Description: SAM riboswitch aptamer (S box leader) from a soil metagenome, 107 nucleotides, folded computationally. It matches the Rfam family "SAM riboswitch aptamer (S box leader)". From the family's description: The SAM riboswitch is found upstream of a number of genes which code for proteins involved in methionine or cysteine biosynthesis in Gram-positive bacteria. The model forms 97% of the base pairs in the Rfam consensus. The sequence is in RNAcentral, with records from MGnify. The prediction has a mean pLDDT of 83.
RNA sequence: UUUCAUCCAGAGAGGCUGAGGGACACGGCCCGUUGAAGCCUCGGCAACCGGCGGAGCCCCGCUGCGGUGCCACGUCCGUCCCUGAGAGAUCCCAGGGAAAGAUGAGA
Repeated sequence: UUUCAUCCAGAGAGGCUGAGGGACACGGCCCGUUGAAGCCUCGGCAACCGGCGGAGCCCCGCUGCGGUGCCACGUCCGUCCCUGAGAGAUCCCAGGGAAAGAUGAGA
């Protein structure tokens, strides 16, 4: 870089440190000196890979020793397109999709 799958569930304490953080831009809404981000230790969640069993293109169940991942808010929400309701000045609500992103597995 690319392909496929998933993304409304779940799961935090301690230590060091000290001002930012929720991917990027803008807007909104939040979190944060009752300690952000980062690092370390321990713990936990989940079940993508793995393992075991079933089935036999798809897939289903169990497991949690191993490889990752994750542990505020839906990927925090909106932004672009479509559909529908409302309002009537340029807004707002609901649904679907796209884009971008994250994670895994492969190329």